The part of an RNA shown here (large-subunit ribosomal RNA, domain I) has 562 nucleotides and comes from Treponema succinifaciens. RNAcentral holds the full RNA, with entries from ENA. The source organism's lineage runs through Bacteria, Pseudomonadati, Spirochaetia, Treponemataceae and Treponema. Its mean pLDDT, the model's own confidence on a scale to 100, is 81. Rfam family: Bacterial large subunit ribosomal RNA. The family has 102 seed sequences and 51,934 matches in Rfam 15.1.

Context: one part of a larger RNA
RNA sequence: GGUCCAUGGCGGAUGCCUUGGGGCCGCAAGGCGAUGAAGGCCGCGGCAAGCUGCGAAAAGCCCGGGGGAGGAGCACACAUCCUGUGAUCCCGGGGUAGCCGAAUGGGGCAACCCGCGCGCCGGGAGGCGCGCACCGCGCGGGCGAAUGAAAUAGCCCGGCGGAGCCACACCGCGUGAAGUGAACCAUCUAAGUAACGCGGGAGAAGAAAUCAACAGAGAUUCCCUGAGUAGCGGCGAGCGGAAGGGGAGGAGCCCAAACCGCCUAGAGCGGGGUUGUAGGGCCGCAUGGGGAUGACCCGCGGAGGGGAACGAAUCGGGACGCGCAGCGGAAGGAGCCGGAGAGCUCCGCCGGAGAGGGUGACAGCCCCGUACGCGCAACGCGCCCCGCCUCCGUGAUGCGGUGCCUGAGUAGGGCGGGGCACGAGGAACCCUGCCUGAAUCCGGGUCGACCACGAUCCAAGGCUGAAUACUCUGCGGCCACCGAUAGCGAAGAAGUACCGUGAGGGAAAGGCGAAAAGAACCCCGGCGAGGGGAGUGAAAGAGAACCUGAAACCAUGGACCG
Numbered sequence: 001g002g003u004c005c006a007u008g009g010c011g012g013a014u015g016c017c018u019u020g021g022g023g024c025c026g027c028a029a030g031g032c033g034a035u036g037a038a039g040g041c042c043g044c045g046g047c048a049a050g051c052u053g054c055g056a057a058a059a060g061c062c063c064g065g066g067g068g069a070g071g072a073g074c075a076c077a078c079a080u081c082c083u084g085u086g087a088u089c090c091c092g093g094g095g096u097a098g099c100c101g102a103a104u105g106g107g108g109c110a111a112c113c114c115g116c117g118c119g120c121c122g123g124g125a126g127g128c129g130c131g132c133a134c135c136g137c138g139c140g141g142g143c144g145a146a147u148g149a150a151a152u153a154g155c156c157c158g159g160c161g162g163a164g165c166c167a168c169a170c171c172g173c174g175u176g177a178a179g180u181g182a183a184c185c186a187u188c189u190a191a192g193u194a195a196c197g198c199g200g201g202a203g204a205a206g207a208a209a210u211c212a213a214c215a216g217a218g219a220u221u222c223c224c225u226g227a228g229u230a231g232c233g234g235c236g237a238g239c240g241g242a243a244g245g246g247g248a249g250g251a252g253c254c255c256a257a258a259c260c261g262c263c264u265a266g267a268g269c270g271g272g273g274u275u276g277u278a279g280g281g282c283c284g285c286a287u288g289g290g291g292a293u294g295a296c297c298c299g300c301g302g303a304g305g306g307g308a309a310c311g312a313a314u315c316g317g318g319a320c321g322c323g324c325a326g327c328g329g330a331a332g333g334a335g336c337c338g339g340a341g342a343g344c345u346c347c348g349c350c351g352g353a354g355a356g357g358g359u360g361a362c363a364g365c366c367c368c369g370u371a372c373g374c375g376c377a378a379c380g381c382g383c384c385c386c387g388c389c390u391c392c393g394u395g396a397u398g399c400g401g402u403g404c405c406u407g408a409g410u411a412g413g414g415c416g417g418g419g420c421a422c423g424a425g426g427a428a429c430c431c432u433g434c435c436u437g438a439a440u441c442c443g444g445g446u447c448g449a450c451c452a453c454g455a456u457c458c459a460a461g462g463c464u465g466a467a468u469a470c471u472c473u474g475c476g477g478c479c480a481c482c483g484a485u486a487g488c489g490a491a492g493a494a495g496u497a498c499c500g501u502g503a504g505g506g507a508a509a510g511g512c513g514a515a516a517a518g519a520a521c522c523c524c525g526g527c528g529a530g531g532g533g534a535g536u537g538a539a540a541g542a543g544a545a546c547c548u549g550a551a552a553c554c555a556u557g558g559a560c561c562g
Base pairs, nucleotide, nucleotide: 001561002560003559004558005557006556007555008554009553015547016511017510020482021481022479023478024477025476026475027474028473029471030470031165032164039100040099041098042055043054044053046078050074051073061094062093063092064091065090066089070082071081072080105114106113107112115132116131117130118129119128120127121126134162135161136160137159139158140157141156142155143154170200171199172198173197174196175195181188185234210217211216221248222247223246224245225244231239232238252463253462254461255407259271260270261269262268263266276441278406279405280404281402282401283400284399285398286397287396289298290297291296299394300393301392302391303390304389305388315387316386317385318384320382321381322380323379326374327373328372332347333346334345335344336343348365349364350354356368357367358366412436413435414434415433416432417431418430419429422448443458444457445456446455447454498505499504518546521533522532523531524530
């Protein structure tokens, strides 16, 4: 020095555990903000550094409801207190709510500095209270030019509104890549994706100038199918329908115009009217609830009062259901082993409850619960009823006539692009930058070049719930999800410590025991560290560097080899 054996040390693997995470489903909610948000800074405790809570009324104040014996948060000690005159705690409503922050009196290197006006108080220095940013508005009032008047522009005051934050998700719109694939690469693809900018609880779309195919359907949206079909495609890579069928859901409406009336006379208001088997206006004829007779009243019909749309407009009361605290809730004992019984043995019981968790080992009957059932003063949501109020219609239909209206720089065409699964193709259809440019119901669009016949539908104005998408958030449930190098980055003072000028990056770190019973007292030692006794405990080789305690590595003793 090595190998082996034994015993220790160090170390923290493994096993077991779970307060924490991950995912999915259902329901709810989908916003907060000048009545000052989100997020912070600074404070508030008997002692108080952190977290939590709160705001100078500061771990809290008031009221209502629940609850019923302890309580003064995490936080276990001391001190001092509160509480059946009902505390702590839970729910609802209210009060207070410093400073910064859209930050808004002005400034500013956020949490600081400096003002102005008015009112009140004080003898006064001063104190208290309110107000003072910007932008928009054919809302109200006042003033008011060029210009003699009027008017307008403009100015001032008031009123109303906006701003900022976010769920890094979802939706619509606008702008819009490249890597990549094509085994290269340019059309093509990736992809209208990523990224960036504006609008809601949903968004978008939406009541046929749609489809279809001679039969018909009847707004939109979503799912299944049709179908990887028909097609498109350097016919390469690849892209990729629609009708139809089956489901979810279901809803339809309002203007413009003709014509009439009114006025403040214009971008005016009101009536009328809203359609494609064309519809409407105007004229004539026919039919008609009552009373009055000048547009009125009764009656009838319809609608609304924080609502889908359908003109506007901020109402009282009540019931019910739900949400946000809660409440009731069955049934077991003995013996044995053990530190401990829920284990074993014996004899019982409940069950609309034998889900689950806890309790000194494995408990239906010990505790919390579970099945089942009950409950709300206040606040919120939903739905219904009653009362009251308001608004609208009060003519409609048929027949005949008239040919007045029915969305124009539009449809369509040309050029250049884009969208349609469709890459210019035979390329229809939709959008439009430029140039053009109709018809007016005896009209017009579509039916995949185009024409005829036929079919079908009415563009050039607008609104519209549900079925659909998503999840920052609340509640409930579940898991052939993880179990501390895993699972969120974070089971702990975690977006902390720490790093970076900054944008930003970003950890490590869980486990004594059933219970602290956390080791009084003695001894060695530096009034140490550490250890030895004693004591607690089932166990201390569970002693806080604390469950188990692998390996590397180190040490001591022994055997053997060199």